[in-house]
RNA sequence: UAUUGAUUGAGCCAAACUUGUUGUGAAGCAGGGACGGAAAGCUAUGGGUCUUAUGAAAUAAGAUCGCCAAGUUGCUACA
Numbered sequence: 001u002a003u004u005g006a007u008u009g010a011g012c013c014a015a016a017c018u019u020g021u022u023g024u025g026a027a028g029c030a031g032g033g034a035c036g037g038a039a040a041g042c043u044a045u046g047g048g049u050c051u052u053a054u055g056a057a058a059u060a061a062g063a064u065c066g067c068c069a070a071g072u073u074g075c076u077a078c079a
Base pairs, nucleotide, nucleotide: 004079005078012037013036017032018031019030020029021028022027035066041072042071043070045069046068047067048064049063050062051061052060053059054058
């Protein structure tokens, strides 16, 4: 230095719910709150799910990285 394991301490993030606010909507942001997380950091690239428009199909425009994969960056002590 890399990998693997363990998971104590410190720090970090923050689901449901709730208040305010933005949006037609999925949802976003801020406060409260903690179910969980070692990438629950970042990138919508592939798939999935969800929303809107047109009667459907299909297509288009969006949302979600706390659904999975991929890419990329990265933290502490111990063995």
Molecule: c-di-GMP-I riboswitch aptamer
Organism: Sulfurovum sp.